Predicted 3D model of RNase P RNA and transfer RNA as a complex of 482 nucleotides. Rfam match: Bacterial RNase P class A. Rfam links the family to the GO terms tRNA processing, ribonuclease P activity and dimeric ribonuclease P complex. The family's RNA type in Rfam is ribozyme. The coordinates come from a structure-prediction model, not an experiment, and the mean pLDDT is 76.
[in-house]
RNA sequence: GCAGUCGAACAGGCGAUCGCCGGCCGAGCGCGCAAGCGCGAAGCGGGAGGAAAGUCCGAGCUCCACAGGGCGAGGUGCCGGGUAACGCCCGGUGAGGGUGACCUCGAGGACAGUGCCACAGAGAACAGACCGCCGGCCGCUUCGGCACGCCGGUAAGGGUGAAACGGCGGGGUAAGAGCCCACCGCGCGCUCGGUGACGAGCGUGGCACGGCAAACCCCACCUGGAGCAAGGCCGCAUAGGGAGGUGUGGUGAACGAGGGCGACCUCGUCCACCGUCGGGCUGCCCGUCCGAUGCCUCCGGGUAGGCUGCUCAAGGCGUACGGCAACGUGCGCCGUAGAUGAAUGACCGCCGCCGCUCCGAGGGCAACCGGAGAGCGGAACAGAACUCGGCUUAUGGGCGGCUGCGACC
RNA sequence: GCUGGCGUAGCUCAACCGGUAGAGCACCUGCCUUGUAAGCAGGGGGUUAGGGGUUCAACUCCCCUCGUCAGCU
Numbered sequence: 001g002c003a004g005u006c007g008a009a010c011a012g013g014c015g016a017u018c019g020c021c022g023g024c025c026g027a028g029c030g031c032g033c034a035a036g037c038g039c040g041a042a043g044c045g046g047g048a049g050g051a052a053a054g055u056c057c058g059a060g061c062u063c064c065a066c067a068g069g070g071c072g073a074g075g076u077g078c079c080g081g082g083u084a085a086c087g088c089c090c091g092g093u094g095a096g097g098g099u100g101a102c103c104u105c106g107a108g109g110a111c112a113g114u115g116c117c118a119c120a121g122a123g124a125a126c127a128g129a130c131c132g133c134c135g136g137c138c139g140c141u142u143c144g145g146c147a148c149g150c151c152g153g154u155a156a157g158g159g160u161g162a163a164a165c166g167g168c169g170g171g172g173u174a175a176g177a178g179c180c181c182a183c184c185g186c187g188c189g190c191u192c193g194g195u196g197a198c199g200a201g202c203g204u205g206g207c208a209c210g211g212c213a214a215a216c217c218c219c220a221c222c223u224g225g226a227g228c229a230a231g232g233c234c235g236c237a238u239a240g241g242g243a244g245g246u247g248u249g250g251u252g253a254a255c256g257a258g259g260g261c262g263a264c265c266u267c268g269u270c271c272a273c274c275g276u277c278g279g280g281c282u283g284c285c286c287g288u289c290c291g292a293u294g295c296c297u298c299c300g301g302g303u304a305g306g307c308u309g310c311u312c313a314a315g316g317c318g319u320a321c322g323g324c325a326a327c328g329u330g331c332g333c334c335g336u337a338g339a340u341g342a343a344u345g346a347c348c349g350c351c352g353c354c355g356c357u358c359c360g361a362g363g364g365c366a367a368c369c370g371g372a373g374a375g376c377g378g379a380a381c382a383g384a385a386c387u388c389g390g391c392u393u394a395u396g397g398g399c400g401g402c403u404g405c406g407a408c409c
Numbered sequence: 410g411c412u413g414g415c416g417u418a419g420c421u422c423a424a425c426c427g428g429u430a431g432a433g434c435a436c437c438u439g440c441c442u443u444g445u446a447a448g449c450a451g452g453g454g455g456u457u458a459g460g461g462g463u464u465c466a467a468c469u470c471c472c473c474u475c476g477u478c479a480g481c482u
Stems, first nucleotide, its partner, number of pairs: 001405007010396001012351004017346002020047002023044002028039004049381001053392002056390005061227004068286004073223005078092005093107001094105004108218002113216002115212003130158002132154006139146002166184002169181003186205008231308004241299006249274004254269006276292006315334008353378006362369002410481007419434004428465001436452005458474005
């Protein structure tokens, strides 16, 4: 210098003028007996992001009267830690990619079961003989052997394929085969290290039972549902509209009224239980709750309003300690938009950043590098709408670490 | 705000329980015809919206991005 890889930040600053939104304060004005209510000049402060985006996750919060159980459905998936929680973050183990720095991983289970592996190939899970290799029979023979067919043995060699029922070296055999041996690999057992995933070593051996679970599934853990247009209050207005469904059935106790000589009978009110019907628990069932003259369903009509929720947050900054780190704890300081057709815009000056050109202190043998200065131009992605913790995507210019290559001094 | 579907040849659509992408129309060439149309025969045309991943193999399965359509409120 070039190429690559990883990390943490920034996103112009200061000042002034005019224009917007909101807060504090409040000269004064109006109403009111008063308390108080309303309007309000001047003044002082505040006013978009690292992603505000996508809506992919997790929560806080609100409601579903109680929010219980089961099924279903969905999510996560190596180990340890962090966190309010997470599918996120940190550290580690293993596998794959890369010369390397580094990057990626939906990383549990294939002996719980079912399923798939096309085409090619003899054969694709406990399979198989296409070309081969060996032996025998038969024919010939120059006695070395050769040709066809059949029988038996074989799966080491070749071929097909993404993958062929271990690999490689040797021994053995008629030729071969883990048939045997050493090493690797795999299973089992033991020991050591580690919290653990896992790693290392020793022994043993039937020397052998593929791949796919981002196939269905099994296992472990997690999850009630809806969502700020949630929800609450006020005001206005309409047609307090129309139609349909649902009954009050049994038992017991109490009370009231009436009747009866009495035992008791009739009606009504209220309570409890059972049954029936309807509705809620936002997929179903159980269970449970509410109602039976109140509720449910459908049709039609009205309300396009105001206030609130709405900003103090698992908040931010600094610092000390602990921890490899994520992060935690303590102390101190700050308190940081709240709009509602939707506010922060325009202009000026100076400085800063980036690019190009000029000039040139200085360095150098040269090539060349090049401070200060001048001129011209440029400045990306992009706007909160309840609030946070993440992930993903878009994007400008700089800074730092590491890896590789190359040449010069 | 919530939920679901789609994107393939120039156009309209298949193949989406994973096996190497097809049909009709349109286009080109030839035959036929005096000539055209029709008809017959042949042919070309595809980074399956884009990127990454799983697998021997991806239109199809998984993740992200872009665009488009529909439903509920």